[in-house]
C1' cells in the first nucleotide's frame, strides 16, 4: 500500500430572520430558529484588523474610544484519529 471482517463516534455549537430586552449607536443577552463551523471553546489593555461615536478632548470640514466585533487574522486551551 491493498483486500476482509469486527470495534468506536451518532454527540457539541448556533448565522440570517422573528419576538422581548439593554444601549446614542456599534452591539449584547433571553427564547425560537439552523446558515455553517473539526475548536464556531477561552482571550478585546499580548498584535493587527474592522464597526459605532451620546458624553468627552482636539477642532473649520473633521478626528480621537478605557464603548463594540474573537463566525476577520491571530494568541492560547482541549477532544478524537482502534485492531
Nucleotide at each position: 500500500c491493498u483486500a476482509a471482517a469486527u470495534c468506536u463516534u451518532g454527540a457539541g455549537c448556533a448565522a440570517a430572520g422573528c419576538a422581548g430586552u439593554u444601549g446614542a449607536a456599534a452591539a449584547g443577552c433571553u427564547g425560537u430558529g439552523a446558515c455553517g463551523c473539526a475548536a464556531a471553546g477561552c482571550u478585546a489593555u499580548a498584535g493587527g484588523g474592522c464597526c459605532u461615536g451620546a458624553a468627552c478632548u482636539c477642532g473649520g470640514a473633521g478626528a480621537g474610544a478605557u464603548g463594540g466585533c474573537a463566525g476577520c487574522c491571530a494568541g492560547u486551551u482541549g477532544c478524537a484519529c482502534a485492531c